[in-house]
RNA sequence: UCUGUAUAAGGGCAAACCUGUUGAAAAGCAGGGGCGCAAAGCUACGAACCUAAGGUCCAGUUAAAGGACUAAGGUAGUCGAGCUGCCGGA
Numbered sequence: 001u002c003u004g005u006a007u008a009a010g011g012g013c014a015a016a017c018c019u020g021u022u023g024a025a026a027a028g029c030a031g032g033g034g035c036g037c038a039a040a041g042c043u044a045c046g047a048a049c050c051u052a053a054g055g056u057c058c059a060g061u062u063a064a065a066g067g068a069c070u071a072a073g074g075u076a077g078u079c080g081a082g083c084u085g086c087c088g089g090a
């Protein structure tokens, strides 16, 4: 540097779901759990997707409830990109 379609050892991570907690939500965190994962380690840079508190507009009201759009909020276990890395083989 390439490679693991294949194998071994030590191990690692942890989907759904449940409990607690933070949050407007999406979702995060902690514990349980274990569907899967050889980068399911890290970074929201490009795309995609989720959410819409706040904001803008619409409609409307005594006051309100309501609708549309919007990321400055998220997903790295959606894809790409960047950075780093254990073990085996060449």
Base pairs, nucleotide, nucleotide: 001090002089003088004087012037013036017032018031019030020029021028022027035077041083042082043081045080046079047078048075049074050073054070055069056068057067058066

Background: The RNA shown here (c-di-GMP-I riboswitch aptamer) has 90 nucleotides and comes from a Bacillota bacterium. The sequence was found by an Rfam model in a public genome assembly. Its mean pLDDT, the model's own confidence on a scale to 100, is 86. Rfam family: c-di-GMP-I riboswitch aptamer. Rfam links the family to the GO term cyclic-di-GMP binding. Rfam's curators write: GEMM was predicted in a large-scale screen for bacterial structured RNA regulatory elements.